[in-house]
The RNA shown here (Glycine riboswitch aptamer) has 105 nucleotides and comes from uncultured Nocardioides sp. Rfam family: Glycine riboswitch aptamer. Rfam links the family to the GO term glycine biosynthetic process. Model confidence (mean pLDDT): 77 of 100. The organism belongs to Nocardioides, within Bacteria. The sequence is in RNAcentral, with records from MGnify.
């Protein structure tokens, strides 16, 4: 190195927007001899799901930046150097991804 298995953390938030769907009213039209009832179309209001915008909050264990026990060294500088610290980048339902760990070649 490579393959297999394990592998944590953090808001499926709020707000438009687009498609799908369920369930309500509501106008017309049809079924029917009217009544209930049904069925179709279109509008509105709602819940859900899928898409992609914005907006705020939070995470760290891809990769990056800092500082350091220590490490090199008679000292001294230079260089290495975390899962510690920063969040740039990445992440924050599921899948991907993962530092690190185990076997195995």
């Nucleotide at each position: 190195a490579c393959a297999c298995g394990g592998g944590a953390g953090a808001g499926u938030c709020u707000c438009g927007g687009u498609g799908g769907u369920g369930c309500c009213c509501g106008u017309c039209c049809c079924c029917u001899g009217a009544c209930c009832g049904g069925g179709g179309c279109c509008g509105g209001a709602u819940g859900c799901c899928g898409c992609g915008g914005a907006g705020c909050g939070c995470c760290g264990a891809a990769g990056g930046g800092g500082c350091a026990a220590c490490u090199c060294c008679u000292c001294c500088c230079c260089g290495g150097a975390a899962c510690c610290u920063c969040u740039c980048a990445g992440g924050c339902g599921c899948c991907a991804g993962g530092a690190c760990c185990g076997u195995g070649u």